[in-house]
RNA sequence: UUAGAGUUUGAUCCUGGCUCAGGAUGAACGCUAGCGGCAGGCUUAACACAUGCAAGUCGAGGGGCAGCGCGGGCUUCGGCCUGGCGGCGACCGGCGCAAGGGUGCGUAACACGUGAGCAACAUGCCCGUGACAGUGGGAUAACCGGAGGAAACUCCGACUAAUACCGCAUGAUGAUAUUGGAUCGCAUGGUUUGAUAUCUAAACAUUUAUGGGUCACGGAUUGGCUCGCGGGACAUUAGCUAGACGGCGGGGUAACGGCCCACCGUGGCGACGAUGUCUAGGGGUUCUGAGAGGAAGGUCCCCCACAUUGGAACUGAGACACGGUCCAAACUCCUACGGGAGGCAGCAGUGAGGAAUAUUGGUCAAUGGUCGGAAGACUGAACCAGCCAUGCCGCGUGACGGAAGACGGUCCUAUGGAUUGUAAACGUCUUUUGUACGGGAGGAAUAAGGUCCACGGGUGGGCCGACGACAGUACCGUACGAAUAAGCAUCGGCUAACUCCGUGCCAGCAGCCGCGGUAAUACGGAGGAUGCGAGCGUUAUCCGGAUUCAUUGGGUUUAAAGGGUGCGUAGGCGGGCGCUUAAGUCAGCGGUGAAAUGCAGGGGCCCAACCCCUGACGUGCCGUUGAUACUGGGCACCUUGAAUACGGAUGCUGUGGGAGGAAUGUGUGGUGUAGCGGUGAAAUGCAUAGAUAUCACACAGAACACCGAUUGCGAAGGCAUCUCACAAAUCCGUCAUUGACGCUGAGGCACGAAAGUGCGGGGAUCAAACAGGGUUAGAUACCCUGGUAGUCCGCACAGUAAACGAUGAUAACUCGCUGUCGGCGAUAGACAGUCGGUGGCCAAGCGAAAGCGAUAAGUUAUCCACCUGGGGAGUACGACCGCAAGGUUGAAACUCAAAGGAAUUGACGGGGGCCCGCACAAGCGGAGGAACAUGUGGUUUAAUUCGAUGAUACGCGAGGAACCUUACCCGGGCUCAAACGACAGGGGACGGCAGAUGAAAGUUUGCUUCCAGCAAUGGCCGCUGUCGAGGUGCUGCAUGGUUGUCGUCAGCUCGUGCCGUGAGGUGUCGGCUUAAGUGCCAUAACGAGCGCAACCCCCAUCUUCAGUUGCCAUCGGGCAGUGCCGGGCACUCUGGAGAGACUGCCAGCGCAAGCUGUGAGGAAGGCGGGGAUGACGUCAAAUCAGCACGGCCCUUACGUCCGGGGCGACACACGUGUUACAAUGGCGGAGAACAGAGGGGAGCCAGGUGGCGACACCGAGCCGAUCCCGAAAAUCCGUCUCAGUUCGGAUCGGAGUCUGCAACCCGACUCCGUGAAGCUGGAUUCGCUAGUAAUCGCGCAUCAGCCAUGGCGCGGUGAAUACGUUCCCGGGCCUUGCACUCACCGCCCGUCA
Repeated sequence: UUAGAGUUUGAUCCUGGCUCAGGAUGAACGCUAGCGGCAGGCUUAACACAUGCAAGUCGAGGGGCAGCGCGGGCUUCGGCCUGGCGGCGACCGGCGCAAGGGUGCGUAACACGUGAGCAACAUGCCCGUGACAGUGGGAUAACCGGAGGAAACUCCGACUAAUACCGCAUGAUGAUAUUGGAUCGCAUGGUUUGAUAUCUAAACAUUUAUGGGUCACGGAUUGGCUCGCGGGACAUUAGCUAGACGGCGGGGUAACGGCCCACCGUGGCGACGAUGUCUAGGGGUUCUGAGAGGAAGGUCCCCCACAUUGGAACUGAGACACGGUCCAAACUCCUACGGGAGGCAGCAGUGAGGAAUAUUGGUCAAUGGUCGGAAGACUGAACCAGCCAUGCCGCGUGACGGAAGACGGUCCUAUGGAUUGUAAACGUCUUUUGUACGGGAGGAAUAAGGUCCACGGGUGGGCCGACGACAGUACCGUACGAAUAAGCAUCGGCUAACUCCGUGCCAGCAGCCGCGGUAAUACGGAGGAUGCGAGCGUUAUCCGGAUUCAUUGGGUUUAAAGGGUGCGUAGGCGGGCGCUUAAGUCAGCGGUGAAAUGCAGGGGCCCAACCCCUGACGUGCCGUUGAUACUGGGCACCUUGAAUACGGAUGCUGUGGGAGGAAUGUGUGGUGUAGCGGUGAAAUGCAUAGAUAUCACACAGAACACCGAUUGCGAAGGCAUCUCACAAAUCCGUCAUUGACGCUGAGGCACGAAAGUGCGGGGAUCAAACAGGGUUAGAUACCCUGGUAGUCCGCACAGUAAACGAUGAUAACUCGCUGUCGGCGAUAGACAGUCGGUGGCCAAGCGAAAGCGAUAAGUUAUCCACCUGGGGAGUACGACCGCAAGGUUGAAACUCAAAGGAAUUGACGGGGGCCCGCACAAGCGGAGGAACAUGUGGUUUAAUUCGAUGAUACGCGAGGAACCUUACCCGGGCUCAAACGACAGGGGACGGCAGAUGAAAGUUUGCUUCCAGCAAUGGCCGCUGUCGAGGUGCUGCAUGGUUGUCGUCAGCUCGUGCCGUGAGGUGUCGGCUUAAGUGCCAUAACGAGCGCAACCCCCAUCUUCAGUUGCCAUCGGGCAGUGCCGGGCACUCUGGAGAGACUGCCAGCGCAAGCUGUGAGGAAGGCGGGGAUGACGUCAAAUCAGCACGGCCCUUACGUCCGGGGCGACACACGUGUUACAAUGGCGGAGAACAGAGGGGAGCCAGGUGGCGACACCGAGCCGAUCCCGAAAAUCCGUCUCAGUUCGGAUCGGAGUCUGCAACCCGACUCCGUGAAGCUGGAUUCGCUAGUAAUCGCGCAUCAGCCAUGGCGCGGUGAAUACGUUCCCGGGCCUUGCACUCACCGCCCGUCA
């Protein structure tokens, strides 16, 4: 000293990318801003630059004297003269200008870093030592005279000095040459000591203190050169090189060297990456990181490079020189056009560029530099100040108290509460900061000079001793007064922080996931909250997180990833024993690793930042001395790795020859006749010129049935008739030979299926292309008939495959069981060992899982290959290979937030298995054609109100639209309102009657008019005002409730346990059975819940109880007749309570559950028939118009009243029905035909009368087992006789009845007349399995009436058929596949817009 999170899915685990939280910055931008300290400030145009300044100094080197001052002289008072003095422009001369300062263009290099070397070098100023300075000479600038030029400047002539320049002398310890001795070194060679010859110096000034000069040696410093090692990218840059590499000799240099030259040789560099291209100043360090690393190189320090661009040298100790020279170029400026001048990458500053970076400031006071003996001068180095929140650090914007928890704001479940919030107000206090005034530093050390000490002289030390830009600043004191000072971002998750309003997939947000389509914690505003705070956010960039390039620290069966295979080069790695060496390795010591930075300790600024001191560290390099286990080198040996030998064995191993039979096709001939062939069905095709079929013979080419197998062999590709030859391999045995000879293997070489290519053969079959036929919407396919390349052989190329075990090679180790192949051993048909192969199942272990598991995907070692999100793309470009096709190598832009693996749950499948349902089939009757009724769509309309829309809308909401209903339209009214509640005021009525107006509603006029109580007041009513109203307006996608559907289908789940990393599984699976997850058996499950069933109701049988209005067997009475009457409660019936049915019994089958039966018994038999009852859930299914309800909207109207109209429209289309098309029928008549269930008081209505009738009038009974409403089909008789009819009844005309305020739009019914379509209905489609279908009528609700042919019920008559589960539809269970999960009406591909 190591933190994670979001995002692929319906969910899960994994792989994997993307994104976020952190830190940092020479930053920029937005909003905001009180102060101070310290630091930083053109990252872009090494773009161009106005102006000023940035390098001078020395008179103690010189000649001199322009300008200034002093002195002197002259003067006409204007001034002039005079180097005499202080000094000094310009000039000669010396030193400096090569430092300091700036920038990062170039440079991939000995440029830098680090460590060495120079025996191959230089070094001004500085220090030390030794020696010396003798004597001459000639010039030249300035000045003066002249000339040219616009200018810059230049030229000519004459004069002159020096510490300028030159000669001679002296001279070695110096240099060069020749030649001895000694000694040392790794080599060239060095050091030292001799000899001879040759060569080379100097400068003076002066105040006499001193400062300089020359030579030589030494030191110090600084530099030059050389080498080892280290640090960029690209191999889609693989070969580079002619002074190139070396030698000899020379030249050159301070010095080595091809640095240069002549000659000679042909080398040198390179996969350990040469050469080329691109990029880049390097380091100390900085940022980040746990570290290893990664990224960066601004400020400070070191080195390098550069100074407009390019080149060159000169001077000099030093330069190839930022503020020097020359040349060339570009640019700018001046010009008299002839010619000149310039170089801010010095400090300021300007323009430009840019997102962006400061003052044309002060001072040499300090530090440092140059010159000088010094004073001093110069110094944009430096020190300071100014600007900028650019960064780091510090301080402040107040402290304490203070609840009526104020006002205001915001929110809510709203007479109230919550929050803002002790926050404010208010009280007490403080004064940092601020303002004003006053005081006021340190930074200063020392120089000249003086003095003291040391002292021979130089010199050194102590004390005294002027000078402050910053700056009247820091700091201190006093006064005043909370006074002068808070923002920014965020609040869906990650991620701390939530509500309201606005908006309505708009406006917008967004780092990722994603928000926004009317209730947005995600947009905008507000309130509140959170975070940080003189800052806060955003953007950009770097590191981190990312173990996501993995040395630390990853992978490659299926996620990306093992090369197609072998041989083998370089390289990497390598068995046992011993000796040696000491390269690696380890240890000690020495040198270096600059300072600053970082770290630790300490110290100074009030603290901190900042600064100072000390220490450790600095992982590295070099040297040296040791150690020797391991690795390496050398030597000797060993046998177990490897190879060899001998013997045996094996095989679809390879290559080349030879041989064989079956099949196919063809040819010839025979037999034979009409088809063959082919398919789902066909056709094309073949065939009377004789096919197909069949027989015989012949030929051709290709492939080798059976054996045959999880068999065998091979490196892989691959290899199959038999046989011969050649060749190779593997295994076993012997343990004989060699003695580590091994493993792997980048490049390389070879092999390498099929298809393909070239040349030459061959060509039977099959068969791309192609042709025809068929299928189809099409069918460039699948099917059929043909058919060419090709398929075969030889030679050559190509070099790829799902070349797969999707699993590289080698070696070792790690339980068992069971097959099989080849050996050996053993042998008893037992048992079973060993070696090598080839299979299956499993332990441990591994793995995300599936799975692998001695043939590893386990545990290790070595080597090679390969991977790093998906798409773009194995594409483009380049290169190489190829005859071509093409192959190998192999990107980027751009784009996405994923792509993916394994497994899980569902759903789905023109997958499988099992099973069910009027699902099909078998039947019966319908619909679809006609007319009408009704609903819907559409259209129309002022309005045709609204809703329902596959199944699951459409005779549905509606179980009654003429007004009303009514929601729609037109018109006329009302606005406390049509209705209701509360309060207040005022009134007395409300109402009634009459009138006017009006379509009505309404408006208005006149007359009349209360109750209780003593009163107050109350009741009632209308008026006025206020608060509540009202809305069939919107949202069924905000909701409750209710409903439809899957489906009365048999399913849906839970607890505990167990299995799995997990989603999840198990249970619920399996076998049998059932209508059923019904039950039984089995079972890592055991139990349980919601469903099923049962419990409830109706019907069918019986018993019992009770008998009126029901019934009438018995008894009696009576009538034309009738339970009519007495009587009775037996029967029927009514309505209460019970019984009964349970596979209980028998037989067969079955373990059981259960099933079967012309079974028995029974009214009923295996669920007896029907109803009610609808699991978890699905369809954002339906309904805001039944009701309720959140939100939104309207308020003289989207409320409400009234009149009229509309909901009833009508070219059409669809659904549901009715009536028909007729003879199983129609019509007429008759027999007193026969029900059930209901209803009845504004009702049902007997009976009577009238009317053809609807109906009317009169009228009894009944609030009902009492009275009333009441059958039809059937049956019998007659007629019609197949016709648009005696079928059918639409439509229309006329006349009526009834209801109702009112039947015009728009009622029903009756009568008379009229008499349409329609002659059984295309594709298709619906219902029904028994008292069912079909058929016949009856009743009821709603209702004044009724558009009812609808709905809900009731009974009468009363069938047919089911072989069966292949198919259609729907459903259940198990299983399988899956890229679906909004779940196949899915997903998804291409084209076009």
RNAcentral holds the sequence, with entries from Greengenes. The RNA shown here (small-subunit ribosomal RNA) has 1393 nucleotides and comes from an uncultured bacterium. Rfam family: Bacterial small subunit ribosomal RNA.